The RNA shown here (transfer RNA) has 73 nucleotides and comes from Brachaluteres ulvarum. It matches the Rfam family "tRNA". By type it is a transfer RNA. The sequence is in RNAcentral, with records from ENA.
RNA sequence: GCACCAGUAGCUCAGCCUUAAGAGCGCCGGUCUUGUAAACCGGAGGCCGAGGGUUAAAAUCCCUCCUGCUGCU
Numbered sequence: 001g002c003a004c005c006a007g008u009a010g011c012u013c014a015g016c017c018u019u020a021a022g023a024g025c026g027c028c029g030g031u032c033u034u035g036u037a038a039a040c041c042g043g044a045g046g047c048c049g050a051g052g053g054u055u056a057a058a059a060u061c062c063c064u065c066c067u068g069c070u071g072c073u
Stems, first nucleotide, its partner, number of pairs: 001072003005068003010025004018056001027043005049065005
């Protein structure tokens, strides 16, 4: 330098145009317990890597850039 893949909650990931962005773990509160843990219930936490474009509608499609992994040279 070229190619591929990935970037979404604190972490690991799902969601690949169409109600309204989700799960597990973690965090906070509650129930239970003598107490802790476990279990159960509830809650907070995202403007989807950045900027443009297409569309009635974009996390999702297109372009450019950034970051990381891998491969080739």